[in-house]
RNA sequence: GAGGGCGUAACUCAAUGGUAGAGUGCCAGCCUUCCAAGCUGGAUGCUGCGGGUUCGAGUCCCGUCGCCCUCU
Repeated sequence: GAGGGCGUAACUCAAUGGUAGAGUGCCAGCCUUCCAAGCUGGAUGCUGCGGGUUCGAGUCCCGUCGCCCUCU
C1' cells in the first nucleotide's frame, strides 16, 4: 500500500428495514440464625464517530476512527 472481518448495557454476545434484547455482573426485596445458593423486581444504551437513502436505519450506501486477519 491492497483486500476482508469486527465495533450494540459494566462484561460476553443477540437482534427479517418496523417498540434495542439475553446471560453474567450491579441495586432492592423475599428466603436463611448469618452467609452462600435460590426466587421476585429494578436501574442501566446518543448501537465507535459524521453524513446519505427511506414514512421508518443497529441493519442498506458513503466517508472516517480503532482493533484483528490475509496479501504485498
Molecule: transfer RNA
Organism: Phycisphaerales bacterium